This is a predicted structure of a 1407-nucleotide RNA (small-subunit ribosomal RNA) from a metagenome. It matches the Rfam family "Bacterial small subunit ribosomal RNA". Gene Ontology terms of the family: ribosome and structural constituent of ribosome.
[in-house]
RNA sequence: AACCUUGUGAGACUGGCGAACGGGUGAGUAACACGUGAGAAUCUGUCUUGAGGUGGGGGAUAGCCUAUGGAAACAUGGGGUAAUACCGCAUAUGUCUUCGGAUGAAAGCAGCUUUUGCUGCGCCUUUAGAUGAGCUUGCGGUCCAUUAGCUAGUUGGUAGGGUAAAGGCCUACCAAGGCAACGAUGGAUAGCCGGCCUGAGAGGGUGAUCGGCCACAUUGGGACUGAGACACGGCCCAGACUCCUACGGGAGGCAGCAGCUAAGAAUCUUCCGCAAUGGGAGCAAUCCUGACGGAGCGACGCCGCGUGAACGAUGAAGGCAGAAAUGUUGUAAAGUUCUUUUUUAUGGGAAGAAUAAGGUCAAGAAGAGAAUGCUUGAUUGAUGACGGUACCAUAAGAAUAAGCUCCGGCUAACUACGUGCCAGCAGCCGCGGUAAUACGUAGGGGGCAAGCGUUGUUCGGAUUUAUUGGGCGUAAAGGGCAUCUAGGCUGUUAUGCAAGUGUAGAUUGAAAGACCGAGGCUUAACCUCGUGUUUGGUUUGCAAACUGCAUAACUAGAAUCUGGGAUGGGGAACUGGAAUUCCACGUGUAGGGGUGAAAUCUGUAGAGAUGUGGAAGAAUACCGGUGGCGAAGGCGAGUUCCUGGCCUAAGAUCGACGCUGAAGUGCGAAAGUGUGGGGAGUGAACAGGAUUAGAUACCCUGGUAGUCCACACCGUAAACGUUGCACACUAGGUGCUGGGGGGUAAUACCCUUAGUGCCGUAGCUAACGCGUUAAGUGUGCCGCCUGGGGAGUAUGCUCGCAAGGGUGAAACUCAAAGGAAUUGACGGGGGCCCGCGCAAGCGGUGGAGCAUGUGGUUUAAUUCGACGAUACGCGAAGAACCUUACCAGGGCUUGACAUAUACCGGACGGCUAUAGAGAUAUAGCUUCCUUCGGGCUGGUAUACAGGUGCUGCAUGGUUGUCGUCAGCUCGUGUUGUGAGAUGUUGGGUUAAGUCCCGCAACGAGCGCAACCCCUAUUGCUAGUUGCCAUCAGGUAAUGCUGGGGACUCUAGCGAAACUGCCGGUGACAAACCGGAGGAAGGUGGGGAUGACGUCAAAUCCUCAUGGCCCUUAUGUCCUGGGCUACACACGUGCUACAAUGGGCUGUACAAAGGGUAGCAAGACCGCGAGGUGGAGCCAAUCCCAAAAAGCAGUCCUCAGUUCGGAUUGAAGUCUGCAACUCGACCUCAUGAAGUUGGAAUCGCUAGUAAUCGCAGAUCAGCAUGCUGCGGUGAAUACGUUCCCGGGCCUUGUACACACCGCCCGUCACACCAUCCGAGUCGAGGAUACCCAAAGUCAUUACCCUAACCUUCGGGAGGGGGGUGCCUAAGGUAUGUUUGGUAAGGAGGGUGAAGUCGUAACAAGGUA
Repeated sequence: AACCUUGUGAGACUGGCGAACGGGUGAGUAACACGUGAGAAUCUGUCUUGAGGUGGGGGAUAGCCUAUGGAAACAUGGGGUAAUACCGCAUAUGUCUUCGGAUGAAAGCAGCUUUUGCUGCGCCUUUAGAUGAGCUUGCGGUCCAUUAGCUAGUUGGUAGGGUAAAGGCCUACCAAGGCAACGAUGGAUAGCCGGCCUGAGAGGGUGAUCGGCCACAUUGGGACUGAGACACGGCCCAGACUCCUACGGGAGGCAGCAGCUAAGAAUCUUCCGCAAUGGGAGCAAUCCUGACGGAGCGACGCCGCGUGAACGAUGAAGGCAGAAAUGUUGUAAAGUUCUUUUUUAUGGGAAGAAUAAGGUCAAGAAGAGAAUGCUUGAUUGAUGACGGUACCAUAAGAAUAAGCUCCGGCUAACUACGUGCCAGCAGCCGCGGUAAUACGUAGGGGGCAAGCGUUGUUCGGAUUUAUUGGGCGUAAAGGGCAUCUAGGCUGUUAUGCAAGUGUAGAUUGAAAGACCGAGGCUUAACCUCGUGUUUGGUUUGCAAACUGCAUAACUAGAAUCUGGGAUGGGGAACUGGAAUUCCACGUGUAGGGGUGAAAUCUGUAGAGAUGUGGAAGAAUACCGGUGGCGAAGGCGAGUUCCUGGCCUAAGAUCGACGCUGAAGUGCGAAAGUGUGGGGAGUGAACAGGAUUAGAUACCCUGGUAGUCCACACCGUAAACGUUGCACACUAGGUGCUGGGGGGUAAUACCCUUAGUGCCGUAGCUAACGCGUUAAGUGUGCCGCCUGGGGAGUAUGCUCGCAAGGGUGAAACUCAAAGGAAUUGACGGGGGCCCGCGCAAGCGGUGGAGCAUGUGGUUUAAUUCGACGAUACGCGAAGAACCUUACCAGGGCUUGACAUAUACCGGACGGCUAUAGAGAUAUAGCUUCCUUCGGGCUGGUAUACAGGUGCUGCAUGGUUGUCGUCAGCUCGUGUUGUGAGAUGUUGGGUUAAGUCCCGCAACGAGCGCAACCCCUAUUGCUAGUUGCCAUCAGGUAAUGCUGGGGACUCUAGCGAAACUGCCGGUGACAAACCGGAGGAAGGUGGGGAUGACGUCAAAUCCUCAUGGCCCUUAUGUCCUGGGCUACACACGUGCUACAAUGGGCUGUACAAAGGGUAGCAAGACCGCGAGGUGGAGCCAAUCCCAAAAAGCAGUCCUCAGUUCGGAUUGAAGUCUGCAACUCGACCUCAUGAAGUUGGAAUCGCUAGUAAUCGCAGAUCAGCAUGCUGCGGUGAAUACGUUCCCGGGCCUUGUACACACCGCCCGUCACACCAUCCGAGUCGAGGAUACCCAAAGUCAUUACCCUAACCUUCGGGAGGGGGGUGCCUAAGGUAUGUUUGGUAAGGAGGGUGAAGUCGUAACAAGGUA
């Protein structure tokens, strides 16, 4: 050292227990799965309790050794071995029993010891319990009826099998049942509950965390073991997937804890520990435990704390706002003083641990009794993951710590800038198009705060599914009507029962949660304790009013019988007359018919008209009527037959027999369908004629189906009273219809009832309205509704011959759709009324030429504005320069103009010359005041000036228009829920809301009228510059002169006219008509005067002004040009076209104005425009100034002229620095168009239209325009039907930007969702059949076989293999449900200003 033995430890192995707990998930499941209550035919390891036992034997087998196969997983042979592993025998309370009997257990090990034994842990049988489990059952909780029938082991019985256990759980036989409208079957969805969220509650939603139950463990099937599984980390088989392989075979299952990947808007550490609590094993030590206890990550939630506190006004700086003053941020900051939660550093430092094993001590029970033990008590006795954590102390220092959202209303909180329907916002309404509290930013403010805001989801508000707690005439909603089944509801009295109901107990309703009260962490969240609640279920008594059930009765509901009555109630048959059409014949001749007007059509082949006769079909005049009948649809000549319902009177009978009514059944207009008839009229479709832009219409001429009859379908209507049925109650009045009673001589009249109308009280109603015929108040039952569109569509089912009907969605889309009433506006609605609105007249425009304005075009510019009426001879009462704003060019920059400050300088200015187009520049000459402050002025600098630049849609002011129309409003009252109404409407009347009367209105205001001005008559006063009758003077003549105030006139004050008077009408009113008188008569004529408002009307270019824009230019100065252009179009005018005229000659009569930088006479010159010259006049004095048409005379004689005057040529005049672009006028010459004007359209009603001239403003000059003035001086108005505009009342309305409104459908384009769809690709059930793994069970004649028995042969039993039944997956076939996708097709929705028409809203132009 090998080897042997003993002890200890490790790894295997045998054996025992556990692994069926704990942990995860919610796929499946609509079910006894769950919740709750009850039950009987069961099992239950470990645990507790009681009783009894534990005797005696036997044969194997792992590990181990050895051998073999395989890549591996693993498998196989041989040898030997142990047990609390396995197997007999004995015995036993027990179990079964046909009472004979049969059946049927066990295991030892350890400690102590007086070595007889004792004790502990076990083992076996059994009793009872506890716990857990299995089973049955009442009740409860999802959606779809577009799921209505389902079911063959299905329902029950008998027998057997099977199970721990009842049972069709399984098998055989028998019967034909079972479930279902109280929802079977099918489909969809879903784990259920305690609870959780919300809500006043009832409810609604939900099933995370915690707790109870169930189900599942990769998908499907299966059993084994076991007390318990058909078993998450066990087995077998099949499928899918992943991995290993030597290709032969094998392995696997995170819905355990961490972690990875993928999907996704999104969800954590591959942590520490068994210290605590709990579980398993074990006598125990101890081991195992991703249960659990902790830590980590995440503001994910709840709770608590902090980010400092006090003082601090030059109210700092900065920011923001403001014109500034100033305000605000804001005591906020800075600054001073203080504190230290938190932070950092250092130090200290718990509780969570109880006791276990073991030790010590004491006491106790049984036994005769020691020890180990057993029971009880005391004491001792290790252990902390979190973690040096909570907490405490010391030190430092405001030190380490604030964001998010909102500010239009809802909804607390506003300014500026930027942007300019852009960018963007938005929960709803809605913001944004140049002044955005709505976008973005800033400042400020509001809210919440370690969070805030958004998104999603649920409940609430929502009485918006209505049990609490809704509705249905018109808003969505009464079934078309009846009948009836189920169901629901149901009269009076009595008795009984006790199901509902009430009451008193019992039991259950787990714990947690919630509520209330306490307690523990510094507080709270959190945790602990206690009471009650847990509204429910089960059960035992008691009560008997109500409901129910049973019995007995009643007559008021319902019904029956008898008499009478009304009736277009229904069905069948028969019979009429009128009309229409057709046929035949007669008379007769040219049309008839039809329409807004026509035509198609018809007629000389004889129509229409008329007479006679005949045929056919349909409908039934008058009566006839908010009259009758019927359930509704509906029913109308007469007669007969059959038949239904209703009303009424008085009695009798019956005895609740009733009401409603899902399904079902029947009836059910018109149209439509089928078969067969019939067919006069009418008449879809169709044809033709018209109308029209078109006219597939309205109108006309024809005309088929249909309309009629019979039979059979259809089953719908605005089937409407848009009002379900029945019953009861609740003021009346007045008609009509049918009965009854009273009354009368008879009508009358009164009462009552059934119907049918109107009005109306209470009440109801959103209002309108309803109102004993309810839409009032109640009861019972049925049907129906839940925003508009999509859509009564799709699809499925069902009915139908078809047409189509019944039932009946969704996606998507909108923020409305709708009702009733109000005020307006509008109407090809009505009534009344007015206006030069029409009509009646006169004269024009539109045609010509020219003037002027506008558009367009052109242009460097042709400056700008005005655009139906209400722009266009308008701003402009006057563009050659200027004006002037436009264009080109040349200049200036504190500026052409204003104010202020500082500094410097001086006059500024004027005249002359030069350059220049000029502005301007240069030069020369000349030249201030002062109170000494300065005034005035130049330069420099700074503030600022300036803008006819934009916005009239930011504005003021002014203006146009409706419209000189008669309206527009208010206070108080009344009325209506209200918007509102009333007044203001009505009857009269007016020019008038003018006045009168009436009236729930009474008053008032702005308008109307009047007051004001002019004009018409007259008086008084006054009498120059006006006037002149009388008187006087004078002249050629003149109020010329004296004079006068009479007249005219002037200009001041008065008078006068008011329906005052008369007659008539009218309500006796207001007023109207007529008349008288009067200068004037009903507002005498004219003017000024313009209500509330409308047109975002016009004007930023009169002026003023917010905002924006330009600032060596968009300002300003200058020269020239332009506004004056010219193919054209329009408006407004002038002149004409001629004889009522034109030319010439002569001659008469105005008014109103203007005039000193002016008007200018007489005179002279010029043909003339005009010139020379300058009397007079600051104007009733003088001048412009001649008025013209008119009148008288003469010429022209109907023509492109003696009309007309454009255009052009020539010569001039005037103004003006200047008439070229671009003035007016004159003279001579020229002599165009035009011969009265298409469609259309304008003005005017009396001193007006028409016509004639005159003056003025502007203005140097320029007028056909404008504003005024006078002269001459008409016609017509029957009347209100029509066109236009307006006023009042009423009516309809789908309009309210208000009819220039609204709005419909096709088509075209784009997008979206849906339906159908040849097919195609899946998924889930179902049925039939085929194949059939693993496996239980059954069976087996083959093979193997230790224990037991044996007569030693073998048997019993067991195993293997085979076979059979069942059966997962798989396969085949059929049918079904559902989803995806799809050529193509269909309709729908939504879109910007598309196309075509105009269907609806008004009488919507055809209701």
The coordinates come from a structure-prediction model, not an experiment, and the mean pLDDT is 84.